[in-house]
Model confidence (mean pLDDT): 87 of 100. A computed fold for a 346-nucleotide part of an RNA from an uncultured Bacteroidales bacterium, annotated as small-subunit ribosomal RNA, central domain. Rfam family: Bacterial small subunit ribosomal RNA. Its family is annotated with ribosome and structural constituent of ribosome in the Gene Ontology.
Context: one part of a larger RNA
RNA sequence: UUGGGUUUAAAGGGUGCGUAGGCGGCCCUGUAAGUUAGAGGUGAAAGCCCGUGGCUCAACCACGGAACUGCCUCUGAUACUGCAGGACUAGAGAGUAGUUGCUGUGGGCGGAAUGUGUGGUGUAGCGGUGAAAUGCUUAGAGAUCACACAGAACACCGAUUGCGAAAGCAGCUCACAAAGCUAUUUCUGACGCUGAGGCACGAAAGCGUGGGGAGCAAACAGGAUUAGAUACCCUGGUAGUCCACGCCGUAAACGAUGAUAACUCGUUGCUGGCGAUACACAGUCAGUGACUUAGCGAAAGCGUUAAGUUAUCCACCUGGGGAGUACGUUCGCAAGAAUGAAACUC
Numbered sequence: 001u002u003g004g005g006u007u008u009a010a011a012g013g014g015u016g017c018g019u020a021g022g023c024g025g026c027c028c029u030g031u032a033a034g035u036u037a038g039a040g041g042u043g044a045a046a047g048c049c050c051g052u053g054g055c056u057c058a059a060c061c062a063c064g065g066a067a068c069u070g071c072c073u074c075u076g077a078u079a080c081u082g083c084a085g086g087a088c089u090a091g092a093g094a095g096u097a098g099u100u101g102c103u104g105u106g107g108g109c110g111g112a113a114u115g116u117g118u119g120g121u122g123u124a125g126c127g128g129u130g131a132a133a134u135g136c137u138u139a140g141a142g143a144u145c146a147c148a149c150a151g152a153a154c155a156c157c158g159a160u161u162g163c164g165a166a167a168g169c170a171g172c173u174c175a176c177a178a179a180g181c182u183a184u185u186u187c188u189g190a191c192g193c194u195g196a197g198g199c200a201c202g203a204a205a206g207c208g209u210g211g212g213g214a215g216c217a218a219a220c221a222g223g224a225u226u227a228g229a230u231a232c233c234c235u236g237g238u239a240g241u242c243c244a245c246g247c248c249g250u251a252a253a254c255g256a257u258g259a260u261a262a263c264u265c266g267u268u269g270c271u272g273g274c275g276a277u278a279c280a281c282a283g284u285c286a287g288u289g290a291c292u293u294a295g296c297g298a299a300a301g302c303g304u305u306a307a308g309u310u311a312u313c314c315a316c317c318u319g320g321g322g323a324g325u326a327c328g329u330u331c332g333c334a335a336g337a338a339u340g341a342a343a344c345u346c
Stems, first nucleotide, its partner, number of pairs: 004317003007300002012314001014201004021194003025088001027086005033081002035077008049065006091191001092188003095184006103177007110154001114150008125136002162169002206247006215241002220236004258313006266291009295302002319346003328339004
């Protein structure tokens, strides 16, 4: 490379937008580049292959044919692809009218809990554990009541619920912004799909500057446990967790399942619309679950939300270790990230 693959064996990019490229609905006309038919030219000879012949045979040699699958030119064909023009509405988008949601950004507000402070009541313990101790407490703790302050998170509702491209999103409320779905079939008329590079977003941890700091809590200290205990348990406790701005760019970033489109039995829940009060016993669209037919699968299982049957485009895999390492390069303040081998070995 061909072939074969990518839920779990190696393998789907974390997610989106999108450049180049690849691919692309229906009808008509033209063109004839691809495609296709015929003819001509060329495709050196030798060699290979087939046939015949010459050296006694063979090797070898000679003659004839075929082949040289290609290229060029001319004349035709026009189904498909391309190109040019025209038309269409089933894809896609827009309009109008509804509707949905923990979708985003920025404000405002609320109560419970926790901690702290002040004051009151009150007296000897509190706390913690398997048991203890460290710790707190007669300088009055813990308990309880009142007031005040602070920060963080929003019990119940709450659910195979909902929304978002993914990461993710939950007290209430306001403003702004975005999105989906449905109905209508009013408009545009293929405007589409995918997407190497690129750009944007991207949990937690971490980094920079400045704030903030209640609770929790790496590191750290002490107490226990233990043969030891650099742990598990306990008492404390700093970064951090929170906010603003700027970096980082990784996760079991998982449905371990790329995107889009079409097709292929049924049953039963839920969510959001539409429709219907009689042509009725359930319809229709979008989503989200469970079970299952065919089919698929090594099996587990998947099964109209496919891992079934197909098409297009992208990404990725090719025995284990060495190794996501080394070197180089790019990015980063750093931590490191991205790209990514070989020797050797089994």